[in-house]
Context: one part of a larger RNA
RNA sequence: CGCAGGAGGCUUGAGAGGAGCUAUCCAUAGUACGAGAGGACCUGGAUGGACGUACCUCUGGUGUGCGGGUUGUUCUGCCAAGAGCAUAGCCCGGUAGCCAUGUACGGACCGGAUAAUCGCUGAAAGCAUCUAAGCGAGAAGCCGACCUCAAGAUAAGGCCUCCCCAUCAGACCCCUCGAAGACGACGAGGUUGAUAGGCCAGGCGUGGAAGGGCAGCAAUGUCCGGAGCGGACUGGUACUAAUCGGUCGAUUGG
Numbered sequence: 001c002g003c004a005g006g007a008g009g010c011u012u013g014a015g016a017g018g019a020g021c022u023a024u025c026c027a028u029a030g031u032a033c034g035a036g037a038g039g040a041c042c043u044g045g046a047u048g049g050a051c052g053u054a055c056c057u058c059u060g061g062u063g064u065g066c067g068g069g070u071u072g073u074u075c076u077g078c079c080a081a082g083a084g085c086a087u088a089g090c091c092c093g094g095u096a097g098c099c100a101u102g103u104a105c106g107g108a109c110c111g112g113a114u115a116a117u118c119g120c121u122g123a124a125a126g127c128a129u130c131u132a133a134g135c136g137a138g139a140a141g142c143c144g145a146c147c148u149c150a151a152g153a154u155a156a157g158g159c160c161u162c163c164c165c166a167u168c169a170g171a172c173c174c175c176u177c178g179a180a181g182a183c184g185a186c187g188a189g190g191u192u193g194a195u196a197g198g199c200c201a202g203g204c205g206u207g208g209a210a211g212g213g214c215a216g217c218a219a220u221g222u223c224c225g226g227a228g229c230g231g232a233c234u235g236g237u238a239c240u241a242a243u244c245g246g247u248c249g250a251u252u253g254g
Stems, first nucleotide, its partner, number of pairs: 001152001005163007015149004021049007033038001051106005059100004066093005071086006110144003117137004170248004174190005195241003198237005204230003211224005
C1' cells in the first nucleotide's frame, strides 16, 4: 500500500514446512518345521541406542551488581572496621536466568490408493490363462492421519461485537516495564493503576556480622545469635515514577 466505510476480537485452511530411525530381551515355544544340529512366522509385552521438541522439579554447569575466606599494597589520622587495585587478585560456595550431562514427551495406531508379488471369475482360443471386460489381497515407500506456520489464498475468505462526521469506535506519539527484543516489532501497564523501583513479609544463598561480655599470655575460641549481609525469586503495599498533553482516524457505502 492492497484486501472499496472505519475499527476490536475470534477463526476456516488453499498451500507450505517438520516428523518418519532402530536394537535387544520376555511370553507364545524349545511349539510349527527338522533324522539331528538347530529353530520360527503370527501375536502380545518390556527395556534401550541415536535423533527431535519442550522444560528446570531433581542431578549438575555457568552465574564479573550475592555471601564468605585470604595474600600484597594504597587510602579512610591511628586501633578496630572498611574501601580501591592486583585476570572477578586468588580461592570456597551459590538464587534467578540461560543450559545438558538432567527431566518429560515424540516416531505410533488407523484409513485410502498402489509397486513387485499372490489371487477370484473369465473369454479371445469349447481347453488353459490373475486380464482382454470385471473384482480382491499386498510395502519402512505414496496420499491422509500427527506437529508447526498459514487469507498478499490479489479467488485477499468466514463469524461476533462496536462506531457515526474534523471527531466517534479505535490506534499511535509519550511514559513505567517485560521469561519480547539488534532497531522496529510483540506483550503487560499508565492513578478508575500493582507496570517498574522502594518498602514489608516469605523463599533462597552464604555460613555465624559489627560491637560487647567471657576464657586464654597470645593466636584464637565462645555467648548475645541459624547471627549478619543480600542480584534477578513469590506475595503484598500507591511511598516514588508511569504527570500534563498531543497526533492520526470513514468513499461512489449506511

The prediction has a mean pLDDT of 87.
This is a predicted structure of a 254-nucleotide part of an RNA (large-subunit ribosomal RNA, domain VI) from a Pseudomonadota bacterium.
Taxonomically the source falls in Pseudomonadota (Bacteria, Pseudomonadati).
Its Rfam family is "Bacterial large subunit ribosomal RNA".
The full RNA is in RNAcentral, with records from ENA.